[in-house]
Molecule: glmS glucosamine-6-phosphate activated ribozyme aptamer
Organism: Veillonella criceti
C1' cells in the first nucleotide's frame, strides 16, 4: 500500500420529559392479616414503527409515505418538506424569459422492478418490577431504477444545409 478481521463513532421521523399512565420503596389510612386505597416523599419505566427526503440564504409553522391498531395520549425542541431570492442543470450553439428539477439536476401516463422496521409467533439474556435488549421465521406505501408512448414553450442572435 492492499485484502481480511475487530473494536468505536456518526448517518434528524430525529431527540426531550414539567401533565397524564405504569413500577419499585417509604408515609399515611382502612383492616385481625393481606389484597386494596392517597391532592404525600424518593428512585424510576414507557411516552410513533419503519421507508424515502439536504445547492446557497431568508421566512412561515400540524412537513412526505405507508406498517400498526396499543397512551403511535397530550406536549416541547429540531428537522432534508414548502414560499421567496440567489446559484446550477435541462431541447443544434450562445443570451434572456417561462417551465421544471438540485448535480444520478424536464413532466406526465402505462408497463416492470429490488428494497423496511415495529406489532405478531418461536428461543434466549438483564431488571424485584414498570420494562429493556439479543437472535430466527413474514408483510408496504410513497418515492427510486428500467422500458415505451405523448409533451418540451417565448423572443434574439450564430453556425450548418
Nucleotide at each position: 500500500u492492499a485484502a481480511a478481521g475487530g473494536c468505536g463513532a456518526a448517518u434528524a421521523g430525529c431527540g426531550c420529559a414539567a401533565g397524564c399512565a405504569c413500577u419499585g420503596a417509604g408515609c399515611g389510612g382502612g383492616g385481625a392479616c393481606a389484597g386494596c386505597c392517597g391532592u404525600u416523599u424518593c428512585a424510576g419505566u414507557a411516552g410513533a414503527c419503519g421507508a424515502g427526503g439536504u445547492a446557497g440564504a431568508g421566512g412561515a409553522g400540524u412537513a412526505u409515505c405507508g406498517a400498526a391498531g396499543a397512551a403511535u395520549c397530550a406536549g416541547c425542541g429540531g428537522a432534508u418538506g414548502c414560499c421567496u431570492c440567489u446559484c446550477g442543470g435541462c431541447c443544434a450553439g450562445c443570451u434572456u424569459c417561462a417551465g421544471u428539477c438540485g448535480u444520478u439536476a424536464u413532466a406526465u401516463a402505462a408497463a416492470u422492478u429490488a428494497c423496511a422496521a415495529a406489532g405478531u409467533c418461536c428461543u434466549g439474556u438483564g431488571g424485584u418490577g414498570a420494562c429493556a435488549g439479543a437472535g430466527g421465521a413474514a408483510c408496504a406505501a410513497a418515492g427510486g431504477g428500467u422500458u415505451u408512448a405523448u409533451a418540451g414553450g417565448a423572443a434574439g442572435c450564430u453556425a450548418u444545409g